[in-house]
RNA sequence: CACUUAUCAAGAAAGGCUGAGGGAAAUGGCCCAAUGACGCCUUGACAACCUGUCUGAGCGAUGCUUCGCAAGGAUAAGGUGUCAAUUCCAACCCCGCAUGGUUUGCAGGGGCAGAUAAGUC
Numbered sequence: 001c002a003c004u005u006a007u008c009a010a011g012a013a014a015g016g017c018u019g020a021g022g023g024a025a026a027u028g029g030c031c032c033a034a035u036g037a038c039g040c041c042u043u044g045a046c047a048a049c050c051u052g053u054c055u056g057a058g059c060g061a062u063g064c065u066u067c068g069c070a071a072g073g074a075u076a077a078g079g080u081g082u083c084a085a086u087u088c089c090a091a092c093c094c095c096g097c098a099u100g101g102u103u104u105g106c107a108g109g110g111g112c113a114g115a116u117a118a119g120u121c
Base pairs, nucleotide, nucleotide: 002120003119004118005117006116007115008114013043014042015041016040017039021032022031023030027090028089029088044083045082046081048080049079050078051076052075053074054073055072058069059068060067061066087113092110093109094108096106097105098104
């Protein structure tokens, strides 16, 4: 890099350096930004996944005692990760409502893509 599975409406700050664009990709919006965005470093914080600890619906085994597996919940912060806006919104498809109709607007669902984690190669 690729593949598989799961999640993505919550959460979380300062200081220093740098100096112009940034918010994943092509598009349309809308935001952030010299009152310094983005990026890097230090400290701090959050708790998505893994991990540790406690608990444990329930399932199975057992002559009894008991043992094993285990969804979920709580907690810790060791490993990754994250700390503007729903993955900022939409895009491709389906469908509902409003409009006399086109158009337009609003809402819902699915897909593609992306991000993160764990595993495989």
SAM riboswitch aptamer (S box leader) from a Saprospiraceae bacterium, 121 nucleotides, folded computationally. Rfam family: SAM riboswitch aptamer (S box leader). Gene Ontology term of the family: regulation of gene expression. Of the family's consensus pairs, 97% are formed in the model. The source organism's lineage runs through Bacteria, Pseudomonadati, Bacteroidota, Saprospiria and Saprospiraceae. Model confidence (mean pLDDT): 80 of 100.